[in-house]
Molecule: Bacterial RNase P class A
Organism: uncultured Hyphomonadaceae bacterium
RNA sequence: CCAGACGGUCGGGCAAUCGCUGGCGUGUUGUUAAUGAUGCGUUGGAGGAAAGUCCGGGCUCCAUGGAGACAAGGUGGCGGGUAAUGCCCGCCCGGCGCAAGCCGAGGGAAAGUGCCACAGAGAGUAGACCGCCGCGCGAGCAAUCACGCGGUAAGGGUGAAAGGGUGCGGUAAGAGCGCACCGCGCGAACCGAGAGGCAAGCGGCAUGGUAAACCCCACCUGGAGCAAGACCGAAUAGGGGGCGCAUAUGGGCGGUCUUUGGCCCGUGCCCCGGGUGUGUCGCGUGAGGUGUUUCGCAAGGAGCAUCCCAGAGGAAUGGUUGCCAGACCGCGUGUCAAAGUGCGGCGAACAGAACCCGGCUUACAGACCGUCUGGACAU
Numbered sequence: 001c002c003a004g005a006c007g008g009u010c011g012g013g014c015a016a017u018c019g020c021u022g023g024c025g026u027g028u029u030g031u032u033a034a035u036g037a038u039g040c041g042u043u044g045g046a047g048g049a050a051a052g053u054c055c056g057g058g059c060u061c062c063a064u065g066g067a068g069a070c071a072a073g074g075u076g077g078c079g080g081g082u083a084a085u086g087c088c089c090g091c092c093c094g095g096c097g098c099a100a101g102c103c104g105a106g107g108g109a110a111a112g113u114g115c116c117a118c119a120g121a122g123a124g125u126a127g128a129c130c131g132c133c134g135c136g137c138g139a140g141c142a143a144u145c146a147c148g149c150g151g152u153a154a155g156g157g158u159g160a161a162a163g164g165g166u167g168c169g170g171u172a173a174g175a176g177c178g179c180a181c182c183g184c185g186c187g188a189a190c191c192g193a194g195a196g197g198c199a200a201g202c203g204g205c206a207u208g209g210u211a212a213a214c215c216c217c218a219c220c221u222g223g224a225g226c227a228a229g230a231c232c233g234a235a236u237a238g239g240g241g242g243c244g245c246a247u248a249u250g251g252g253c254g255g256u257c258u259u260u261g262g263c264c265c266g267u268g269c270c271c272c273g274g275g276u277g278u279g280u281c282g283c284g285u286g287a288g289g290u291g292u293u294u295c296g297c298a299a300g301g302a303g304c305a306u307c308c309c310a311g312a313g314g315a316a317u318g319g320u321u322g323c324c325a326g327a328c329c330g331c332g333u334g335u336c337a338a339a340g341u342g343c344g345g346c347g348a349a350c351a352g353a354a355c356c357c358g359g360c361u362u363a364c365a366g367a368c369c370g371u372c373u374g375g376a377c378a379u
Stems, first nucleotide, its partner, number of pairs: 001375010012324007020045010047350001051361002054359005059225004064261007072221005077091005092106001093104004107216002112214002114210003129156002131152006138145002164182006184203003190197002229281003239272007250265004288307008328345006
C1' cells in the first nucleotide's frame, strides 16, 4: 500500500424566532359539587432498530389445587449464564475457506412403516445389458462366427447414488478367494466434569441413502391478554313476565381420563322494558441507566458511588430563516506520479413510543475507531 474477517460509535451541529406538550411552583377564573379553563416562571420531551408480532417473561384476570397417564405443541452435541427462552458464552464434532473466520433443523436408520422419479440387468433380505472363461455341437483352409449348457461380477455402460478403494498373489476366467495398506464394525489402557480425543488389539471383508418423511428416545409446556383489569358506582333496572328441562342419592367447574381434596347451584326459548356516557387509576423507580473495583477464558455475577432519562388518549416532542457540515462532482495549483492546497456546486439513509423488559429477524446513504488474517514492496 492492496484485499479480507470480526467487533464498536455516530447517524447532523450552532443561533434566532414562532408554536405543541408532561412535571413542579404561582396568579386569575368557572361550577350545587367534582373533573375544568387560562397567564407567568422553571424544567423534561421518540429508536438502533420505536419495525416484524417470531420467542421468553414481569404484571392483570380466570375455581379448580396436589399426584399420575394420554393427547397436542415445542426443543435436540456437551457444559455454563439468565427471571426465562427456540436466546447468549465457551468447548466438541462435521462442512466451507490459504487464513483470520463463517455455517450446522448436530439424539436414533439393527423398533417399525414409507420414499429413492427417469435411465438402467439391477435401487435393499436389490443384478446379468455389453462382456470374460470352460465344455458340447455346427460352419470354415485358418483367423473366427452362430447356437446350447455351465461358471463369473474384476472390465464397460445407465444413473444423484450400483454390493468397499489401491496394489500383489491366485484362478479356466474371476471374486476379500488370500495378503499389505487405507476404509468399515467392535474396541482395552490413558487424557478430559462432559460431548469427545488418542488408540493396543480383534473381526468380518460387511446390512445404501433419506427422519426439514411418519415414527422412536430425552427434556419442557394451564388459558386469555392493557381494547388485561380496578375504582367513582351503582340503582325500578344486577328489572318484570311466560313456557319447558334438570333439581342435592343430582348437575356443573381443565384438551381427555384416574385418584385425592376443593368451589358453585342451574339451563333453553319467547315477550315487555332501562342503561351501554363521562371521569380517575392501571401509566412508568425498573430482572433500570452510568462510572468504578473485584471474580470469571467469556456470557455474566457481586460490592461501592451516582442519576431519574417521554407518558398522549385519535394521540404532543414541531415549523421557518441563517451559518457550518462528511462523502461525492467540476476547475485551478502542485508533483515524475501522488499527497496536500484554493474556488465553486451539492447537502446523510432506514424510519415515530402507546403496559414494560430480555432476545431474535428484517431495513439502513454515509463517516469514524479498534483488533486480527493474507499478499506485495522497502528497511